[in-house]
RNA sequence: GCGGGCGUGGCUCAGUGGUAGAGCAUCGGCUUCCCAAGCCGAGGAUCGCGGGUUCGAAUCCCGUCGCCCGCU
Numbered sequence: 001g002c003g004g005g006c007g008u009g010g011c012u013c014a015g016u017g018g019u020a021g022a023g024c025a026u027c028g029g030c031u032u033c034c035c036a037a038g039c040c041g042a043g044g045a046u047c048g049c050g051g052g053u054u055c056g057a058a059u060c061c062c063g064u065c066g067c068c069c070g071c072u
Base pairs, nucleotide, nucleotide: 001071002070003069004068005067006066007065010024011023012022013021018055026042027041028040029039030038048064049063050062051061052060
């Protein structure tokens, strides 16, 4: 330098054009003599960034940044 993959709550991931979700974690409550486990509830993500297409974009297109893999 070229090609490919990945980037979404604190963490691990889902979501392939129509209200952004799950598990774990955190916080509160119930339960218990206490802890753990269990059950109920709550908060938290301008979807890496900037543009474009579209009535509508996490999703499609372009550029760009970071990480990983391959080639030279």
Transfer RNA from a Bacillota bacterium, 72 nucleotides, folded computationally.
Its Rfam family is "tRNA". Rfam's curators write: Transfer RNA (tRNA) molecules are approximately 80 nucleotides in length. Rfam classes the family as a transfer RNA.
The coordinates come from a structure-prediction model, not an experiment, and the mean pLDDT is 83.